This is a predicted structure of a 1549-nucleotide RNA (small-subunit ribosomal RNA) from candidate division WWE3 bacterium CG22_combo_CG10-13_8_21_14_all_39_12. Rfam family: Bacterial small subunit ribosomal RNA. It was read from a public genome assembly.
[in-house]
RNA sequence: UUAUUGAGAGUCUGAUCCUGGCUCAGGAUGAACGCUGGCGGCAUGCCUAAGCUAUGCAAGUCGAACGGGUCCGACGUCGUACAUCGCAAGAUGUAUCUCAUCGGACUAGUGGCAGACGGGUGAGUAACACGUAGGAACGUGCCUCAAAGUCAGGAAUAGCCCAGAGAAAUCUGGAUUAAUCCCGGAUAGUCCCAUUAAACCGAGAGGUUUUUUGGGUAAAGUGACUAGUUUACUAGUCAUGCUUUGAGAUCGGCCUGCGUCCUAUCAGCUAGUUGGUGAGGUAAUGGCUCACCAAGGCGAUGACGGGUAGGGGGCGUGAGAGCGCGACCCCCCACAAGGGCACUGAGAUACGGGCCCUACACCUACGGGUGGCAGCAAGUAGGAAUCAUGCGCAAUGGGGGAAACCCUGACGCUGCGAUGCCGCGUGUGGGAUGACGGUCAUAAUGACUGUAAACCACUGUGGAGUGGGAAGAUGAUGACGGUACCACUCUAGAAAGCAGUUGCUAACUACGUGCCAGAAGCCUCGGUCAUACGUAGGCUGCAAGCGUUGUCCGGAGUUAUUGGGCGUAAAGGGUUGGGUAGGUGGUUCGAUGCGUCGAAGGUUAAAUCUCACGGCUCAACCGUGAAUAUGCUUUCGAUACGGUCGAACUAGAACAUCGUAGGGGCUAGCAGAACAGUGCAAGUAGGGGUAAAAUCCGUUGAUAUGCACUGGAAUACCAAAGGCGUAGGCAGCUAGCUGGGCGAUUGUUGACACUGAACCACGAAAGCUAGGGGAGCGAAACGGAUUAGAUACCCGUGUAGUCCUAGCCGUAAACGAUGGACACUAGCUUGGUGUUCCACUCAGAUCUUCAUUAGUGGAGGUUUGUGUGGAUUGCCAGGCGUAAGCUAACGCGUUAAGUGUCCCGCCUGGGGAGUACGGUCGCAAGAUUAAAACUUAAGGGAAUUGGCGGGGGCUCGCACAAGCGGUGGAGCGCGUGGUUUAAUUGGAUGUUACGCCAAGAACCUUACCAGGCCUUGACAUGUUUUUCUUAAUGCUCUUUCAGAAACGUUAGAGAAUCUGUUUAAUCAGAGGGAAUUCACAGGUGUUGCACGGCUGUCGUCAGCUCGUCUCGUGAGAGGUAGGGUUAAGUCCUACAACGAGCGCAACCCGUACCGUGUGUUGUAUCACUCACGCGGAACUGCCCUCGUAAGGGGGAGGAAGGUGCGGACGACGUCAAGUCAGCGUUGCCCUUAUGGCCUGGGCGACACACACGCUACAAUGGCGCAGAUAGCAGGUUGCCACCUCGUAAGAGGGAGCUAAUCCCUAAACUGCGUCCCAGUUCGGAUUGAGGUCUGUAACUCGACCUCAUGAAGUUGGAAUCGCUAGUAACCGCGUAUCAGCCAUGGCGCGGUGAAUACGUUCUCGAGCCUUGCACACACCGCCCGUCACAUAAGCCGAGUUGGGAAUAGCCGAAGACUGCAUUUAUUGUGGUUUAAGCUAGGCUCAGCGAGGAGUGUGAAGUCGUAACAAGGUGUCCGUAGGGGAAUCUGCGGACGGAUCACCUCCUUU
Repeated sequence: UUAUUGAGAGUCUGAUCCUGGCUCAGGAUGAACGCUGGCGGCAUGCCUAAGCUAUGCAAGUCGAACGGGUCCGACGUCGUACAUCGCAAGAUGUAUCUCAUCGGACUAGUGGCAGACGGGUGAGUAACACGUAGGAACGUGCCUCAAAGUCAGGAAUAGCCCAGAGAAAUCUGGAUUAAUCCCGGAUAGUCCCAUUAAACCGAGAGGUUUUUUGGGUAAAGUGACUAGUUUACUAGUCAUGCUUUGAGAUCGGCCUGCGUCCUAUCAGCUAGUUGGUGAGGUAAUGGCUCACCAAGGCGAUGACGGGUAGGGGGCGUGAGAGCGCGACCCCCCACAAGGGCACUGAGAUACGGGCCCUACACCUACGGGUGGCAGCAAGUAGGAAUCAUGCGCAAUGGGGGAAACCCUGACGCUGCGAUGCCGCGUGUGGGAUGACGGUCAUAAUGACUGUAAACCACUGUGGAGUGGGAAGAUGAUGACGGUACCACUCUAGAAAGCAGUUGCUAACUACGUGCCAGAAGCCUCGGUCAUACGUAGGCUGCAAGCGUUGUCCGGAGUUAUUGGGCGUAAAGGGUUGGGUAGGUGGUUCGAUGCGUCGAAGGUUAAAUCUCACGGCUCAACCGUGAAUAUGCUUUCGAUACGGUCGAACUAGAACAUCGUAGGGGCUAGCAGAACAGUGCAAGUAGGGGUAAAAUCCGUUGAUAUGCACUGGAAUACCAAAGGCGUAGGCAGCUAGCUGGGCGAUUGUUGACACUGAACCACGAAAGCUAGGGGAGCGAAACGGAUUAGAUACCCGUGUAGUCCUAGCCGUAAACGAUGGACACUAGCUUGGUGUUCCACUCAGAUCUUCAUUAGUGGAGGUUUGUGUGGAUUGCCAGGCGUAAGCUAACGCGUUAAGUGUCCCGCCUGGGGAGUACGGUCGCAAGAUUAAAACUUAAGGGAAUUGGCGGGGGCUCGCACAAGCGGUGGAGCGCGUGGUUUAAUUGGAUGUUACGCCAAGAACCUUACCAGGCCUUGACAUGUUUUUCUUAAUGCUCUUUCAGAAACGUUAGAGAAUCUGUUUAAUCAGAGGGAAUUCACAGGUGUUGCACGGCUGUCGUCAGCUCGUCUCGUGAGAGGUAGGGUUAAGUCCUACAACGAGCGCAACCCGUACCGUGUGUUGUAUCACUCACGCGGAACUGCCCUCGUAAGGGGGAGGAAGGUGCGGACGACGUCAAGUCAGCGUUGCCCUUAUGGCCUGGGCGACACACACGCUACAAUGGCGCAGAUAGCAGGUUGCCACCUCGUAAGAGGGAGCUAAUCCCUAAACUGCGUCCCAGUUCGGAUUGAGGUCUGUAACUCGACCUCAUGAAGUUGGAAUCGCUAGUAACCGCGUAUCAGCCAUGGCGCGGUGAAUACGUUCUCGAGCCUUGCACACACCGCCCGUCACAUAAGCCGAGUUGGGAAUAGCCGAAGACUGCAUUUAUUGUGGUUUAAGCUAGGCUCAGCGAGGAGUGUGAAGUCGUAACAAGGUGUCCGUAGGGGAAUCUGCGGACGGAUCACCUCCUUU
């Protein structure tokens, strides 16, 4: 420089960032399973039982090695028969037979070569087996080259024959025979052995070549041709064999370096073991074997043991590095039923050879035999699963042969299987009534399926038929095969499925189902509208396949070499204190050239992969060529760096000398305070203890007080985040012994250093052993309290222990949760302790001088030391958190968690578990090392916003307090619960249901119950058929019968259109009515957890947000946190914020004052009042004062003063709050009923409980008489003056008023009188009698009136409610609903008219800030453990069963080696070794196992409440003891503890 090359997503949270796992998308497969299936090509096909196998085939061939045998032919010959000829003899011919010779074919046997290749399998093997690179002490049939030879004899033995044994397999004896069978002999060399000498090479050992002499070892023939003598040989030539030797090629044996799985819960292994000498053995080296000698050899760089496994080329994946695999093809190895052994041979310890043992199977006449498919087919078994008992030697290759040829399940082909890869097809073009059908939606009617179909035209891959017909083959020979291919004819015909459709992930609707059935890779879906289940339609993807399952790689940077981490997420060892191996290492020079770097040579098989080109129509596939091939090795070169060797240096390190601070360590002695006990004194009734108590001590004299003695433990103040130590840790004083640090000066050594697995030493508290000691404290234990309980917290006792000596233990939140060493990188600051210099002070010594009482004193100088201050320079110990940097953030930041180097330790999701088993240590407790099954989609860190806290701060509110009046007790009213009932309709249920829905339940209302009725319906729209409109079965009115009514039934009367057209009373249309049909109506049926709308509540609380900007990786924060102020996020000030919105306030209404306009129905009239309008007035505006300001306090004026008072107005949101019964409405449900109508009943029941009220309990009162004064409202189916009647409710008359005109209008109060504290002249319930009114109707079930009756109740327990001024309290009046009224309720109106607020400690609620949190459904949260039930896997377990590898001993086949004997070249009999077997005790692995202890998992079990907030006793760690359980307590430790106070430090430029 060019080329090539790397993708992520889902899931923890309310949200966020990080850590971290799980899961998915991709590719692959010798696959299997499900559904489906047209064709062809090329590949590929027992991965399991190296289990067992019926049947056939898979290794034979050579007659040119040999003797025979059988058959055929030729010729000759003996005989016989027949025929012909001949008189006959005989001749000829034919047939047949005997024998001889020759030729040919076949062949059992002898002999040769092959059978050790080819083919199969992967059991074993962790090894020189394999891979790679080398090596020296070897062999090598067939093949090639070279040299030489092949002479001449002998003895056997198969076969055949005879005889015999046996069921068979097979075997034995006798006679006889050949060879390229076997054995001597001869000859031979460059062969072998010994020997002589020389040259050359080498450091040497020794080697190479040549040489002298002696000894030793060979052979096989056969065929063809020719010639000769002769019928059997000889000679020659050629061919082919054979023998000896050398060389080559090929193949093989052996040795070595390097590479080559897991395990240390395998740490020590080894006697032929390691080496030597000498023998033996081998083709050859070698303990390969043996004798002797020595005592070695291997191992933390992992020996030995255990497990697993054929190795490689390569294959899959991956950006690569890697990771996984080792089917097919190629190379190597190993094996051939399981073991052992040799023989033959060039080669074997031999798949289709042998011997022996074992197991199994078969045959048998029971005597004995036979067998080995991990060759090709095939069978059986096993298994999720893997093919034909096919054709052919035509090709390629192999064996034999001179060759022809024979053999060849190697191989070539075919068959079966979608097992894979590749290719092709299932049509193409046109065709819109966008058909029918289906699905979905809709008011109508559309949308999709869909140019899809039909229909028209065309084509022929494929299919069927006919014909032709290869290449593969150099001369012949073709299994495949009449195949590929070609031509022609016919035929749209036989040929599309599978999976998916919530997200990841391309693709959506309907119905069914209703946490069921089911789905699911992960998150999850399903509890009545499921795009997630099932089905259908549509759609998406791939396609003769598609999905699922298993496995591997990838994603996963999730084992990190490339390329991770360890303060808090998993992870720094208790201390690194010492220190071994190992790793790493200062400066200079020289050498070397090991690492390192460069160049070249060799090798890295082929196939594969990559590239190019080519061949099958393309592709897969195949061919040719190129490229690649990271390694190893050889040679040469370079020498910077690292190593090694040598020589120096002083900056690291260490040592010497002089000083210095210190709770550093060990030992001994001494001291005072406190405490307890004892004694004495003195003194009297309590003490002690707690939230409060009690147990306890005390009149036998305590506690408190004094004195004395005894005892043990710990050392106040000083004292500090100060000192020392490696850490644990160390504190009265003195002495002794002793370690380390630091500073200064000059020297010494000369890299001696850093780190450090293993190892050694140390190591709080608790605990253990032995012996002491024992004051206080104090696990356990006992008692008292608390409590539902209290095995606890609190109290009283109190044992181990705490202390000492000696020895164990070896762990802690052993923490800075931060390993050690070195270097570098702005600062500020504190303390401790040294050095050097300066100044000062004090003390000592000394000098000078002066004075002197002769003791000494004053002044000055020098020097030593102490102290103080300043400067300087080291070390040690802290603090802050600023620049940079790092970090997920918090934070760290020269004391690094920054930047780098070196070394060690440790981590890899949560749980199971720091557990089990095993090992080691320990007296024990236990420590250390340290898994798995199983289970799970999370677990975790930091930070954010909320919410919460029996956390903190600030502040509000009739929240408390201060007051007034009530409720809770009584009777009654009313509502609710409960109960009852045929029904007692339904809803509302803490605050925020309960005089609520309901501003009116006798019928109606009414929804409930009983009974009786109706069915297109009481009500709406459309429609079918019929019919009327000159009328009817309908409507209205009257009427008959029956009935409780509805319903049913009888008779009569009445009322009804329009337009056009026509001669017409015709016809047509529109409108109306009735019956009928179908759609539908109807539902106070269900779901307020499907909804709209409306409402309650927090709360009239002051909050809730946005834009831009800034900060933060982000969720988010700032703004809206500070300081003030306000009723208020109201305003001011400050400020990385600046502005804005919804809320607050104001705008609106009413009311209080004034002005003004109008003036009827008000006013006799004017005015006032009043009514209806309009306007003004209040703004902290003014004054004083405090404050920067906002604002606050006081005052004036004013009707009103600081939002004047009251109302309406209710932010973002919360409560799945309330309402489907006000209304609307989705889905579901009922349809002669869950709809509709009617009568009667019920909603009014009544042991009881609760809420809200009324009336009271009386004298601030009741009663009687008299008197005064409102406002809001309402009124024609109405309000009703006035008069008469009635005791009264009311009745009868009757004026006015459609209303400022008429009507209705007070009571408390005031005055006088009476009652005199009582169940009353209080209180009025209840009951009796009689009435009035409304209404069809007053029984269930109305109100009112009169007379009579005259209950409870004498101020109300715990508890609890309302109210801050025209308020509470008291008093009456009006009104909606309404025929009437159960109204004491609701909504309004006016009259009379108080008390109190110190204040914010407490209760409740709320707001802001802050803090902790394991909560987020948000504390009504979360959550721990026992017990009980179900289930799962592992552990222990008396034992029991089986396997494996060894050890020791016994026995011991075949074979090998060997002794002896005999005969002879075999046999017999011994010995050694040895497979298998047996015995013994152990080791190890696995199965089963009564029972046992723990663990995991499981919507709604039991007991408690341990943890999270100060979690209500702060939590946790170690240890010990106790307890149903979580846990409690003691001792020591940590902060990963809240809150308050104090101290210290820091910041405030």